[in-house]
Context: one part of a larger RNA
Molecule: small-subunit ribosomal RNA, central domain
Organism: Opitutales bacterium
RNA sequence: CUGGGCGUAAAGCGUGCGUAGGCGGCAUUGUGUGUCGGGUGUGAAAUCCUGUGGCUUAACCAUAGAACUGCGCCCGAAACUACAUUGCUAGAGUUCUGGAGAGGUAAGUGGAAUUUCCGGUGUAGCGGUGAAAUGCGUAGAUAUCGGAAGGAACACCAAUGGCGAAGGCAGCUUACUGGACAGAUACUGACGCUGAGGUACGAAAGCGUGGGGAGCGAAAGGGAUUAGAUACCCCUGUAGUCCACGCCGUAAACGUUGUACACUAGGUUUUAGAGGAUUCGACCCCUUUAGAGCCCAAGCUAACGCGAUAAGUGUACCGCCUGAGGACUACGGCCGCAAGGCUAAAACUC
Numbered sequence: 001c002u003g004g005g006c007g008u009a010a011a012g013c014g015u016g017c018g019u020a021g022g023c024g025g026c027a028u029u030g031u032g033u034g035u036c037g038g039g040u041g042u043g044a045a046a047u048c049c050u051g052u053g054g055c056u057u058a059a060c061c062a063u064a065g066a067a068c069u070g071c072g073c074c075c076g077a078a079a080c081u082a083c084a085u086u087g088c089u090a091g092a093g094u095u096c097u098g099g100a101g102a103g104g105u106a107a108g109u110g111g112a113a114u115u116u117c118c119g120g121u122g123u124a125g126c127g128g129u130g131a132a133a134u135g136c137g138u139a140g141a142u143a144u145c146g147g148a149a150g151g152a153a154c155a156c157c158a159a160u161g162g163c164g165a166a167g168g169c170a171g172c173u174u175a176c177u178g179g180a181c182a183g184a185u186a187c188u189g190a191c192g193c194u195g196a197g198g199u200a201c202g203a204a205a206g207c208g209u210g211g212g213g214a215g216c217g218a219a220a221g222g223g224a225u226u227a228g229a230u231a232c233c234c235c236u237g238u239a240g241u242c243c244a245c246g247c248c249g250u251a252a253a254c255g256u257u258g259u260a261c262a263c264u265a266g267g268u269u270u271u272a273g274a275g276g277a278u279u280c281g282a283c284c285c286c287u288u289u290a291g292a293g294c295c296c297a298a299g300c301u302a303a304c305g306c307g308a309u310a311a312g313u314g315u316a317c318c319g320c321c322u323g324a325g326g327a328c329u330a331c332g333g334c335c336g337c338a339a340g341g342c343u344a345a346a347a348c349u350c
Stems, first nucleotide, its partner, number of pairs: 004321003007304002012318001014201004021194003025088003029084003034080001035077008049065006091191001092188003095184004103177007110154001115149007125136002162169002206247006215241002220236004258317006266295011299306002323350003332343004
């Protein structure tokens, strides 16, 4: 070099967009880059291989052949590849119509509940637990009624449901806005796939500045429990949780399954469309497209399981793995305000 793998054994970048590169639909004509055939020159000798021979044999040596798988030139082939030419519409995209959706951003707005404050009624307890205590309460609590303030989250609908590239997205209304899907004809004419670097987005926690602060609640204080209790339980409670702007860039960022395309039995449920049949109309029913689930044939798999949403059969491109620990570490570099992140060893031990 060839070769093996990545759901759970080591291994799919958290996710998109995209540069270089790699790969790329059907037909025509040409060229002849790669490719293939023939010829020719060269490919020193030695070595290697084969035949024969020489030292008593062998090693060794001599001699002849083959080989030197390469390169140059000439002639030729034209299927594939490449390049050029002219076309095509099945890939891709544009247009029109339509319905679905917690997709995004901003503004406004609603009710329930908790808490606090004010007022009324009312009196001795309340609260909490396995049981208690800390705590609150005769300075009138808890309970209950009325009013006010403020913050955060949106019961029912609600789903095994929907949308989004992922993270994620849920009261209602409005404005702006992204994508997907179905049906229809017309248009462009390969405009495509992947994607090293790069770039954008990226839960929670955390950080900076300024606000906000109802409930919850790391830290902290107290009460219990216990041999102890730096915990689990209880009473308080700061940061935080919320908003604006700016950082951070990580997660069991998981379907632990990269993206795209094609092909390969069925059954069943559900979401969004379209068509048909039927009907007064709708539902039921049939066909079909795009999603989301379950069960399975073949096949695959070490097994578990996967099974048209593949882990089946293939193709293209990227990423990654190579015993365990040391080590998601050290050192260096880059990034960050910091916390830290990314990249990433070795000695040594087994």